[in-house]
Order: sequence, then structure tokens, then C1' cells
RNA sequence: UGCCGCGAAACGCCGAGUCCCGCCGUCAGCGGGAGCGGGGGACCCAGGUUCGUUGGGGCGAGUCGCUCGCAAGCGAGCGUAGGGCAGGUUCCUCAGCCCGAGUCCGUCAGCUAACCCCGCAGGCGUCGAGGUGAACACGA
Repeated sequence: UGCCGCGAAACGCCGAGUCCCGCCGUCAGCGGGAGCGGGGGACCCAGGUUCGUUGGGGCGAGUCGCUCGCAAGCGAGCGUAGGGCAGGUUCCUCAGCCCGAGUCCGUCAGCUAACCCCGCAGGCGUCGAGGUGAACACGA
């Protein structure tokens, strides 16, 4: 000096998943409020229902096509709708990188005012460039 790994704090990323108060009392738990997110739920509108080899629906960016292993399940691969990526911040453009899962309800739910119900987790470590607007802070 470089590389790799571990730990702490700060900062930051995906995501709705944050903040405050009280009880209790170091942890944790319980209750309340604000904020954010999701579901159910009329008229009107839309739509029939059931059967047939096939139920239907929700959260989420996470859909769809093709190929291989082995026919299914499952696994692997190539693409893809779509989604994400710090030097305060918005938007636009280019470049590069990454994701493109999983899970829940249980035969049932279109939209939906009033109204009702639920969640506030989990997992991580980024650091290319150009243009542009607004707000805030500081100074004069």
C1' cells in the first nucleotide's frame, strides 16, 4: 500500500412496516394516539349460476414464453412484462449493476358512500456521468 473476513457506531438500501404517550418496569409485554399500508362492505354500473379434463380470490415489482433433465412433481437454463440502485432533494437523459420471489384465504369476496377489520415485519451494504426545478438552512 492492496485484498479478504469479523465487530461497533454513524450513514444508507429494498419494503407500508415509522414516531409519540401511559402502565409495567432495565429485557420483554400490554394499552392509547398520530402517520403510512392493506382487506371487507350499498344504490348505480358491470356481471349470470352450475356442470364439463380446469374452483375462485388477496398481499407483492415478481408476469409470460421457450429449452433441458424425466412424463408429472421438482430442478436447471435463456429471455421477458414489470421493479430497484447516497453524498441534501425533485424531475429528465445516458451508462453500468441487480431483482423478476414467496406467501395467505379456504369454495367465498366485482366496483362501492356510510360503516367494519387487519399490519407497522423481515432482509441487507451503496459510493458512474450530464442537465434541470423547487424548498430549506446559513451569511450579507
The RNA shown here (c-di-AMP riboswitch aptamer (ydaO/yuaA leader)) has 140 nucleotides and comes from Pyxidicoccus caerfyrddinensis. Its Rfam family is "c-di-AMP riboswitch aptamer (ydaO/yuaA leader)". Gene Ontology terms of the family: regulation of gene expression and cyclic-di-AMP binding. The sequence was found by an Rfam model in a public genome assembly.